Predicted 3D model of a 315-nucleotide RNA (Bacterial RNase P class A) from a Chloroflexota bacterium. It matches the Rfam family "Bacterial RNase P class A". The family's RNA type in Rfam is ribozyme. The model forms 92% of the base pairs in the Rfam consensus. The RNAcentral record of the sequence draws on ENA.

[in-house]
RNA sequence: CGGGCCGGUUAGGCGGCCGCUCCGGCUCCGGCCGGAGAGGAAAGUCCGCACUUCACAGAGCACGGUAGCGGGUAACACCCGUCGCCCAAGUCGGUUCGCGCCGGUAAGGGUCGGAAUAGGGGCACAGUGACGAUGCCCACGCCCCCAAAGGGGCGCGGGAGUGAAACGGCUAACCUCUACCGGAAGCAAGGCCAAGUCGGGACGCCACGAGGUUGCUCGCCCAGUCCCAGGUAGGCUGCACGAGGCCGGCGGCAACGCCGGUCCCAGAUAGAUGGUCGCCCGCGACAGAAUGCGGCUUAUCGACCGGUCCGACGC
Numbered sequence: 001c002g003g004g005c006c007g008g009u010u011a012g013g014c015g016g017c018c019g020c021u022c023c024g025g026c027u028c029c030g031g032c033c034g035g036a037g038a039g040g041a042a043a044g045u046c047c048g049c050a051c052u053u054c055a056c057a058g059a060g061c062a063c064g065g066u067a068g069c070g071g072g073u074a075a076c077a078c079c080c081g082u083c084g085c086c087c088a089a090g091u092c093g094g095u096u097c098g099c100g101c102c103g104g105u106a107a108g109g110g111u112c113g114g115a116a117u118a119g120g121g122g123c124a125c126a127g128u129g130a131c132g133a134u135g136c137c138c139a140c141g142c143c144c145c146c147a148a149a150g151g152g153g154c155g156c157g158g159g160a161g162u163g164a165a166a167c168g169g170c171u172a173a174c175c176u177c178u179a180c181c182g183g184a185a186g187c188a189a190g191g192c193c194a195a196g197u198c199g200g201g202a203c204g205c206c207a208c209g210a211g212g213u214u215g216c217u218c219g220c221c222c223a224g225u226c227c228c229a230g231g232u233a234g235g236c237u238g239c240a241c242g243a244g245g246c247c248g249g250c251g252g253c254a255a256c257g258c259c260g261g262u263c264c265c266a267g268a269u270a271g272a273u274g275g276u277c278g279c280c281c282g283c284g285a286c287a288g289a290a291u292g293c294g295g296c297u298u299a300u301c302g303a304c305c306g307g308u309c310c311g312a313c314g315c
Base pairs, nucleotide, nucleotide: 001311002310003309004308005307006306007305008304009303010302012280013279014278015277016276017275018274020037021036022035023034024033025032026031039286043297044296046295047294048293049292050291051186052185053184054183063182064181065180066179067178068082069081070080071079072078083113084112085110086109087108090105091104092103093102094101095100114177115176119175120174121171122170123169131168136159137158138157140155141154142153143152144151145150190237191236192235193234199228200227201226202225203224211221212220213219244263245262246261247260248259249258250257251256281284
């Protein structure tokens, strides 16, 4: 310098104006000021949890899941390390006129990984026969027929042929067996407050008072007041400090753990996170929270960084 493979970061930037949601402060209740405001996947809802309600002596069956070995974690089907097997760009060697083929090595990748002597099932085509084998050929032994040559039957051994595989096996991502794990439903979970109406109780008792009709008088009309229970509309909560982020040190090959410092980082409920203008660059993809968290998978314009392997050249 070129190429292969693997991993990571970023997700247009700055400024002005007008809006939206939340929090804090002030207020003359009109509003004003300050701060914060989507993602690496917020997605699919495929795994694993937290949390909540219900169920639950114990054991077993059924059903579902996981599967080398060791470690990490709250847990996992995730992650890390490692063993075996398979694949593998490239490269080296052999062979060839060449294409190609064979062998070695190889970064890296893999929905690969318990048991085939518990049992059942399956194994295309070809072949007698594909799992209780036996058609063809040959040798041997025994028996039968025959005067003999020879023929037939049974047993045993071998050969050829077919095929990926011939009583040697393969297959468990077919059933199954073994070990281990799994209660169900889900934030529309669940908890609290509670108009109106209905219900129950106490007091009041047919109009004195109180109330309404118009501010007052007359007149007229009228039954209520308080408490309790359930609970609708509605409101509050769950719900934003958490298996948290960042930095440093230590332990560990690593995943990760421990210690110290520091930071507060969306929280709506018809659902905010937007619009517009100017400048700049490489003209910007996939896409948007709704209880939260850890993974996996899928979608994604460009740009950048790191690791590793191979080749060429130079020193």